[in-house]
RNA sequence: CAAGUUUGCCAGGUGGUUGCGGUCUGCUUACGAGCAGGUUGAGGAAAGUCCGCCCUCCACAGGGUACGGUGCUGGAUAACGUCCAGGCGGAGUGAUCCGACGGCAUAGUGCAACAGAGAGUAGAUUGCAGUUGAUUAUUCAACUGUGAGGGUGAAACGGUGGUGUAAGAGACCACCAGCGUCGGCAGUGAUGUCGGCGGCUAGGCAAACCCCACCGGGAGCAAGGCAAAGCAGAUGCAAUGAGGCGACCCGUCUCGCAUCGGGUAUGCUGCAUGAUGCGUGGCGUAAGUCACGUACCAGAUAGAUAACCACCCAAGACAGAAGGCGGCUUAUCGGUAAACUUGGAUA
RNA sequence: CGGGGUAUGGCGCAGCCCGGUAGCGCGCUUGCAUGGGGUGCAAGAGGCCCUCAGUUCAAAUCUGAGUACCCCGA
Numbered sequence: 001c002a003a004g005u006u007u008g009c010c011a012g013g014u015g016g017u018u019g020c021g022g023u024c025u026g027c028u029u030a031c032g033a034g035c036a037g038g039u040u041g042a043g044g045a046a047a048g049u050c051c052g053c054c055c056u057c058c059a060c061a062g063g064g065u066a067c068g069g070u071g072c073u074g075g076a077u078a079a080c081g082u083c084c085a086g087g088c089g090g091a092g093u094g095a096u097c098c099g100a101c102g103g104c105a106u107a108g109u110g111c112a113a114c115a116g117a118g119a120g121u122a123g124a125u126u127g128c129a130g131u132u133g134a135u136u137a138u139u140c141a142a143c144u145g146u147g148a149g150g151g152u153g154a155a156a157c158g159g160u161g162g163u164g165u166a167a168g169a170g171a172c173c174a175c176c177a178g179c180g181u182c183g184g185c186a187g188u189g190a191u192g193u194c195g196g197c198g199g200c201u202a203g204g205c206a207a208a209c210c211c212c213a214c215c216g217g218g219a220g221c222a223a224g225g226c227a228a229a230g231c232a233g234a235u236g237c238a239a240u241g242a243g244g245c246g247a248c249c250c251g252u253c254u255c256g257c258a259u260c261g262g263g264u265a266u267g268c269u270g271c272a273u274g275a276u277g278c279g280u281g282g283c284g285u286a287a288g289u290c291a292c293g294u295a296c297c298a299g300a301u302a303g304a305u306a307a308c309c310a311c312c313c314a315a316g317a318c319a320g321a322a323g324g325c326g327g328c329u330u331a332u333c334g335g336u337a338a339a340c341u342u343g344g345a346u347a
Numbered sequence: 348c349g350g351g352g353u354a355u356g357g358c359g360c361a362g363c364c365c366g367g368u369a370g371c372g373c374g375c376u377u378g379c380a381u382g383g384g385g386u387g388c389a390a391g392a393g394g395c396c397c398u399c400a401g402u403u404c405a406a407a408u409c410u411g412a413g414u415a416c417c418c419c420g421a
Base pairs, nucleotide, nucleotide: 001343002342003341004340005339006338007337008336009335010334012312013311014310015309016308017307018306020041021040022039023038024037025036026035027034028033043318047329048328050327051326052325053324054323055220056219057218058217062250063249064248065247067216068215069214070213071212072086073085074084075083076082087101088099089098090097091096102211103210108209109208110205111204126149127146128145129144130143131142132141133140134139158176159175160174161173162172163171177201179198180197181196182195183194184193185192186191224269225268226267227266233260234259235258236257237256241255242254243253244252276295277294278293279292280291281290282289283288313316348420349419350418351417352416353415354414357373358372359371360370367404375391376390377389378388379387380386397413398412399411400410401409
């Protein structure tokens, strides 16, 4: 210098004019509000609603079954399917990245279309051999042995070399791969490594059923609470019942419940001091956590955060709160910082 | 704002749970019967199952992400 990897940060700026929501102060008021001034006013994803939780109601959320979710190990956390560190497997020259990664599918059940002889204690079409018979010979038929070669398939029961044999085969041997089991060492652990023994080979799918471990009661701020206003009842069932319970049973609580019809569409609250942000220090490899200091940082309810002009630059992307928070995922013009990798050049 | 569902020939729907061949009705095309039409009979065409990834030998089906549409809730 070029190409790249990872982790962060920023997301046009300044000034002027005219507006909008919240809030504070002052003044006016016909008590409805109005005016003036100050101050404040979207995001890294506010999005998708895919997870987890706070909060609220259902009973105080109980026991069991079903159903659903997660799935290497250790840690972090309020919790998680998230994050950090490590192990194993895979990709890359490398920095680094990816992995639903439990039951080595040796508890059991099941699946494998088409092709192919044969698809799971599998199988013999062709082939290679032996014996017998027929035949002048070539060759053909039957029986037996075999699973090395060809062929089919996504997948065909270890690989290479040798011994052996009528031909062959872990039938036997050497090396290699891989499996089970026992023990030593290192590690909290996943796991790694070393040695002995065994039988020679064990296939794939659990994002198929299932088994094991752990987790989950249901519904959601249109939850729920307070106030105000308004209306018309009818029918059916009912204690061996109905409802809370929206999967079922037990248990428990309540006494009404269901359907149709009628009425309301207002205000306040929930709703902004919080698992909060920033700084310093301690602990920890890290995620994070603890202590101290400091800050208050949108809060609407038909829904504000905008429009125009000027200048500057790198020429401005995706997009906008609606109870809140932690994550993941998806969308995104670009700019920038640090650490690292590979290649080249120069000293 | 919150919750639920659907997407398969031109139209309306099965198949998806438990993976292998995508089917039914209407419609369309051609032929025959009719003088012609309706109608009937026979034959046929038309689908990469909303999109992109993953698991698997194999995905309409299982899993994840996205898109479009519909319904419900004071």
Model confidence (mean pLDDT): 77 of 100. Predicted 3D model of RNase P RNA and transfer RNA as a complex of 421 nucleotides.